[in-house]
């Protein structure tokens, strides 16, 4: 230097042929339960969908630069 593909909650990922409240389990908080911990059970907090612009009435999702990151080729 060219190419491919990843980036979504603290952590693991799901969610695509653009619209339905942005979701899961783990983990955290908090209530039942217990003599008390832990297991269970129910609830409930947290996200600028890596930034930044574009197209569109409408972007997590299309496009372009960039920015980490993993692989390839010279």
């Nucleotide at each position: 230097g060219c190419c491919u593909c990843c980036u979504u909650a603290g952590c693991u990922c799901a969610g695509u042929u653009g619209g339905c409240c942005a979701g899961a389990g783990c983990a955290c908080c908090g209530c039942u339960c217990u003599u008390g911990u832990a297991a269970a059970g129910c609830g409930g907090g947290g996200g600028u969908c890596g930034u930044c612009a574009g197209u569109u009435c409408g972007a997590a999702u299309c496009u372009g630069a960039c920015a980490g990151g993993a692989g390839g080729c010279u």
The prediction has a mean pLDDT of 80. This is a predicted structure of a 74-nucleotide RNA (transfer RNA) from Pseudarthrobacter cremeus. The sequence is in RNAcentral, with records from ENA and Rfam. RNAcentral records the identical sequence in 3 taxa. Rfam family: tRNA. Its family is annotated with triplet codon-amino acid adaptor activity in the Gene Ontology. Rfam classes the family as a transfer RNA. About the family: Transfer RNA (tRNA) molecules are approximately 80 nucleotides in length.